[in-house]
RNA sequence: AGAGUUUGAUCCUGGCUCAGAUUGAACGCUGAUGGUAUGCUUAACACAUGCAAGUCGGGCGGCAGCGAGUUGGUAGCAAUACUGAUGUCGGCGAGCGGCGGACGGGUGAGAAACGCGUAGGAAUCUGCCUUUUAGUGGGGGACAACUUAGGGAAACUUGAGCUAAUACCGCAUAAUACCUGAGGGUUAAAGGCUUCGGCCGCUAGAAGAUGAGCCUGCGUUGGAUUAGCUAGUUGGAAGGGUAAAGGCCUCCCAAGGCGACGAUCCAUAGCUGUUCUGAGAGGAAGAUCAGCCACACUGGGACUGAGACACGGCCCAGACUCCUACGGGAGGCAGCAGUGGGGAAUAUUGGACAAUGGGGGAAACCCUGAUCCAGCAAUACCAUGUGUGUGAAGAAGGCCUUAGGGUUGUAAAGCACUUUAGUCAAUGAGGAAGGACGCGCAAGCGUCUUGACGUUAGUUGAAGAAUAAGCACCGGCUAACUCUGUGCCAGCAGCCGCGGUAAUACAGAGGGUGCAAGCGUUAAUCGGAAUUACUGGGCGUAAAGCGCACGUAGGUGGUUUCUUAAGUUAGAUGUGAAAGCCCUGGGCUCAACCUAGGAAUUGCAUUUAAUACUGGGAGACUAGAGUAUGAUAGAGGAUAGUGGAAUUUCCGGUUUAGCGGUGAAAUGCGUAGAUAUCGGAAGGAACAUCAGUGGCGAAGGCGACUAUCUGGAUUAAUACUGACACUGAGGAGCGAAAGCGUGGGGAUCAAACAGGAUUAGAUACCCUGGUAGUCCACGCUGUAAACGAUGAGUACUAGCUGUUGGCUUGACUUCGGUUGAGUUAGUAGCGUAGCAAACGCGAUAAGUACUCCGCCUGGGGAAUACGGCCGCAAGGCUAAAACUCAAAGGAAUUGACGGGGGCCCGCACAAGCGGUGGAGCAUGUGGUUUAAUUCGAUGCAACGCGAAGAACCUUACCUACCCUUGACAUCCAGAGAAUCUGUUAGAGAUAGUAGAGUGCCUUCGGGAACUCUGAGACAGGUGCUGCAUGGCUGUCGUCAGCUCGUGUCGUGAGAUGUUGGGUUAAGUCCCGUAACGAGCGCAACCCUUGUCCAUAGUUGCCAUCAUUCAGUUGGGGACUCUAUGGAGACUGCCGGUGUUAAACCGGAGGAAGGGGGACGACGUCAAGUCAUCAUGGCCCUUACGGGUAGGGCUACACACGUGCUACAAUGGUUUGUACAGAGGGAAGCGAGCGCGAGAGUGUAAGCAAAACCCAGAAAGCAAAUCGUAGUCCAGAUUGAGGUCUGCAACUCGACCUCAUGAAGUUGGAAUCGCUAGUAAUCGCGGAUCAGAAUGCCGCGGUGAAUACGUUCCCGGGCCUUGUACACACCGCCCGUCACACCAUGGGAGUGGGUUGCACCAGAAGUCAUUAGCUUAAAAAUGGGCGAUGACCACGGUGUGGUUCAUGACUGGGGUGAAGUCGGAACAAGGUAGCCGUAGGGGAACCUGCGGCUG
Repeated sequence: AGAGUUUGAUCCUGGCUCAGAUUGAACGCUGAUGGUAUGCUUAACACAUGCAAGUCGGGCGGCAGCGAGUUGGUAGCAAUACUGAUGUCGGCGAGCGGCGGACGGGUGAGAAACGCGUAGGAAUCUGCCUUUUAGUGGGGGACAACUUAGGGAAACUUGAGCUAAUACCGCAUAAUACCUGAGGGUUAAAGGCUUCGGCCGCUAGAAGAUGAGCCUGCGUUGGAUUAGCUAGUUGGAAGGGUAAAGGCCUCCCAAGGCGACGAUCCAUAGCUGUUCUGAGAGGAAGAUCAGCCACACUGGGACUGAGACACGGCCCAGACUCCUACGGGAGGCAGCAGUGGGGAAUAUUGGACAAUGGGGGAAACCCUGAUCCAGCAAUACCAUGUGUGUGAAGAAGGCCUUAGGGUUGUAAAGCACUUUAGUCAAUGAGGAAGGACGCGCAAGCGUCUUGACGUUAGUUGAAGAAUAAGCACCGGCUAACUCUGUGCCAGCAGCCGCGGUAAUACAGAGGGUGCAAGCGUUAAUCGGAAUUACUGGGCGUAAAGCGCACGUAGGUGGUUUCUUAAGUUAGAUGUGAAAGCCCUGGGCUCAACCUAGGAAUUGCAUUUAAUACUGGGAGACUAGAGUAUGAUAGAGGAUAGUGGAAUUUCCGGUUUAGCGGUGAAAUGCGUAGAUAUCGGAAGGAACAUCAGUGGCGAAGGCGACUAUCUGGAUUAAUACUGACACUGAGGAGCGAAAGCGUGGGGAUCAAACAGGAUUAGAUACCCUGGUAGUCCACGCUGUAAACGAUGAGUACUAGCUGUUGGCUUGACUUCGGUUGAGUUAGUAGCGUAGCAAACGCGAUAAGUACUCCGCCUGGGGAAUACGGCCGCAAGGCUAAAACUCAAAGGAAUUGACGGGGGCCCGCACAAGCGGUGGAGCAUGUGGUUUAAUUCGAUGCAACGCGAAGAACCUUACCUACCCUUGACAUCCAGAGAAUCUGUUAGAGAUAGUAGAGUGCCUUCGGGAACUCUGAGACAGGUGCUGCAUGGCUGUCGUCAGCUCGUGUCGUGAGAUGUUGGGUUAAGUCCCGUAACGAGCGCAACCCUUGUCCAUAGUUGCCAUCAUUCAGUUGGGGACUCUAUGGAGACUGCCGGUGUUAAACCGGAGGAAGGGGGACGACGUCAAGUCAUCAUGGCCCUUACGGGUAGGGCUACACACGUGCUACAAUGGUUUGUACAGAGGGAAGCGAGCGCGAGAGUGUAAGCAAAACCCAGAAAGCAAAUCGUAGUCCAGAUUGAGGUCUGCAACUCGACCUCAUGAAGUUGGAAUCGCUAGUAAUCGCGGAUCAGAAUGCCGCGGUGAAUACGUUCCCGGGCCUUGUACACACCGCCCGUCACACCAUGGGAGUGGGUUGCACCAGAAGUCAUUAGCUUAAAAAUGGGCGAUGACCACGGUGUGGUUCAUGACUGGGGUGAAGUCGGAACAAGGUAGCCGUAGGGGAACCUGCGGCUG
């Protein structure tokens, strides 16, 4: 100090999350030692038991108990025992009395307060303590204890009697005390002990110290959905009361006091020093320790006392618990332990007063759960250890592996050492000061004695590596990686997210990383978060400027002089407790910890100075602001009147069948005369042209003309006032449209409504009608995308261009005006600097500054609920929470898409020709069937596809029968040549049996090949995964695109280049150009075809010369042809167009200004293929492998694709006849001849091919016939007979002959191919192949029609635009309904808490009054009791407020798997969307009116 997460990517905004530190913590796993701290955060819930406040006999009477003594009696020899008396002594229960129980200890319920903190103040008290002054004389009568008599279960209590005091009461004395009317008056005491020296007390004062009470300034949580509160309330006079000021209390008088600087009310909370965090400012907390406060079962009350309204005191009321003889009583752990309960959770019913401190005492001493210690707990912090060195055969084992190795790992073992801690043993401080006794004049000295902790700390010795390591994590953030298992399961997860068969994310393992006696998790706080922003944020579009002005409080405020000293600045003084933090020392071996000193405590108060600035006071000024005067422009506002055009209606005329309306129609109107047209009338509303990024107004808004009234602005020049200003919380005013009320008006238009269309539906869009409304008056409403999505004001900061209104000035002028320059007030368009996330803004700022106001803090829930205010209503203003998500959002980028735009191309459409779809058959597919009908291919881009050819084989499928190291490969051992021929069983595989046969090389050991047998490593798999892959292929598409380097631009994604103007088949080329170049594509280079030339002429050719039936032969190379090499075409030439270019058009010349093929950029489709092949992983291993036979792949109600043949006369049939090209041929092609009607067959020449053969090309041509018919068309189907191939044609081949002669007469919707040697048509050949093409691949013959053109359909390219899409429109996405769950609002009510008001009641107590009772001494206008009154707690009644819980039913909201209905939004989203308002509708929504452009 940052990081992750919104996106395909980017920048920004913005939330969520993480890394850090911390804790009185808890939980999980683990756990060696010591030190120091800490330990009920929850139920201020209830408490068993024990202890926590006593002490004084030197205050007193005494003597219950204990001990000692004295003195009797009895027993006994005695010791002694029993039994009396005696407070005599030590002492002492209970009692009287004194002091202390107001401290110490606990807790944080209440309390928002002078409670606390801080700084001050005046009207007070203060026991014990210190200092000091003066006293301490002399008397008296009681009451406990005790005795006795009663009551009661008990607690306790009543009567009578006795008695003491440092208990109580007079008298005396008395001021420096108190009171006062100023004369005077009033008020005290106690003794005890003594070693006789004294000591401890007592009374009244004066001081001090300590402690306490009271008052004040300032500070001290949240809520305004709490705005008004207050009658003792505010003040005064008098009185009372108190220690003391005071409405503290009472009576009287006045009517005040508090509050937007937040009163009152509600909620929450002990406050502080400090603690945690943070760079700080801050934020959070208030355990332990320390100061203050409050409380003591709940509420009230007083008494005593120096001090209390009292934790371990009293009285009363209440709740609870306990005892009870039922009549009554007792109690209060928020003291220390402990128990139950609550809870995630927090310790021992310990020891000691040794130390420190407290109470009492003269003291010894006693008491002390304060305290000091110990126990329990890794709860926290600190320290230490679990060994050290050496040790490579890099052991074994584990894990991984590419099988080589790697890793665990010097780690272990082994060897050598050490002993802290722990164990055993011995020793052993300090914490002790005091106290008592003795000596001493004293100072002091001596003796004895006091330790809970404590088996202490520490020291020494012994043995021995011996007794001591875990936890979390390893996808990114975040250090650390592999294997196995699992298979969207189980599970993980702080955020993003992992898991659907190769998971570094689950679980286990190996390894690693981090920390370490701990480690993780959870909870909580701060930080990071500049994410509430004082330091230190924002508001055009991300959340955010009020719709607009006016104006109150408040805030801020021009120039100058004097003054003041409030703010401000400086110094001094006081205070800011201690502890803590920080610094420097010191002590525990270090540290934590303890300890000493310092600094700091940023504050407050007092005081002394200063006077620049701000403020206050006084005065002056004119630059801000305003007033006066003259001009100017204007849809500024209000009222009254006037006008013409148009719509509609009515009246009348003319005219006749339609009009109207739409995409097309219909509803509607019209022969009762519409529409159209002419004339007239009525009525209402709105004001064309001018008209303009023109004007005016604060905004909303304002548009014919005239008049009246009226607001503001601008301008010029002077004069005047003299800061009068700016902003503006509340407030009050204005405020489109719609809407509401009352009354008018009503022409048009038009929510609702009705009808007609459209549609699957159409509650819409379109059409015909049509009511509120639209208009006016008066009143209400108060909202809009009320927008420049930009608050108001002031100042400053480059320019340029337009335009409106003034002023100054120049020029021209037809005197109307036109035009230039300057300046000013507006209003627009560019643009520099600067700003901004970008878009953009840019003197009209979104720049630079200042002043004031308003507003924002993730999305949804929510334009909401509840409450309040306003409104007639509709509704408006204000305005949450639960819950839920990890995003929501802005700007820009690249794509993709659009029922957006522009340009362009393609048999894409159009123009044509021929088909498919109908029939029969062939073939493939789906489906069905089957034992099996093997598998794959599935829109284009599967379907005559893999398959260039399933009878067996193929073959992968089914059935049956067989084999198990295997049909095949390598290795080992043994045997044997290999091999061949019979025969038996069997469907065959196979098994048995008989026979023939002895090979090759050799270094003579053997070896190689082959066969058989055996064991195991292994073979084998057309089993799965094409979504693990390679390779290959299809497709967009032979479309013209796809990129890179450097540079430049941009924060960046990216852009530029590649866009633009032309041009092309083309990103082809040219020009321009912040780009310049380059690559893959295009083109070209390759093959073929078209022309020519050269060379070469056999098997090809034949013009000339011979020759023949025949290029047959001689001969020839001219020609054709063949096959090698060249030439040729390059837009080269001419003209035109074009930018002088590229290029295009036309022409000349030329065989030709061409055709075909191969060739497929970056990429897309998880496209296809694991069954061509290869291959990871998984699976099978007497089977999912291998062999054999038979069957199946050929099934058949049906559906689809691709083809063939036809439906005929441009034809069929018959006869005759002409012309190809390219191929193939040896287990081959096969001439010829013979046979057969034919398929064929017999024989056989030639040919490994420019030679021989396949091989008669067909359409065509010439003739004949048929005559429009299911035919002399068509040929399916079927019967019979044959041929060929083959081991074998049954399932299941092809062909021939005869016979048979089905459907079909040109094919619905729809759809396919083709632009020239093409379509169409005709035949020929080949691959595969034993045989088996209508398929496929080739070849030639004949040989058209049409293209105006690019509007439309489809596909594609470039540019641009919009986008809420990026899995990219097969996208995204809205609402109702149905189901489940969750939180929440309303709700007849119901039950609690709290509180206001009114009233009733009134315990204890205090105060007041008092004709009753009582009162030994003293006091006698007295005390006690009783009674009465006042105040008052609990309680009760009534009625309100507020809050919580609950509630049949109900409202919306949120979240859910692939539900239902539609399709509202995003593209012109298919009717542009959105805002306000009103109506309507299953729903999204639709429609009207006005507004906005997002």

Model confidence (mean pLDDT): 85 of 100.
Small-subunit ribosomal RNA from a metagenome, 1494 nucleotides, folded computationally.